[in-house]
RNA sequence: GUUCGACAAUGGCAAACUUGCUGAAAGGCAAGGACGCAAAGCUGAGGGUCUACGGUUCUUUUACGAACUAUGGCAGCCUGGUUACCGAA
Numbered sequence: 001g002u003u004c005g006a007c008a009a010u011g012g013c014a015a016a017c018u019u020g021c022u023g024a025a026a027g028g029c030a031a032g033g034a035c036g037c038a039a040a041g042c043u044g045a046g047g048g049u050c051u052a053c054g055g056u057u058c059u060u061u062u063a064c065g066a067a068c069u070a071u072g073g074c075a076g077c078c079u080g081g082u083u084a085c086c087g088a089a
Stems, first nucleotide, its partner, number of pairs: 002089004012037002017032006035076001041082003045079003048074003054069005059063001
């Protein structure tokens, strides 16, 4: 330096749920809490997926209606980029 993650060791992060705040929502932030994670660090680049304020269309039941649509999200969905502890080869 590269690859791998057996045996360890130091540690790290924190699902669901609860509370508060925020947002149209999806969700996010914080505190508590641990399902799990060898990148469950960062990154919205390519897919996928969630929501639909707004916009468009439709209907006629004019509606707090239906459908489509990110400019909004999800990195703990996958791929990619990038940084990194320990150990082994």
A computed fold for an 89-nucleotide RNA from Paenibacillus pectinilyticus, annotated as c-di-GMP-I riboswitch aptamer.
The coordinates come from a structure-prediction model, not an experiment, and the mean pLDDT is 90.
Of the family's consensus pairs, 95% are formed in the model.
Its Rfam family is "c-di-GMP-I riboswitch aptamer". Rfam's curators write: GEMM was predicted in a large-scale screen for bacterial structured RNA regulatory elements.
The source organism's lineage runs through Bacteria, Bacillati, Caryophanales, Paenibacillaceae and Paenibacillus.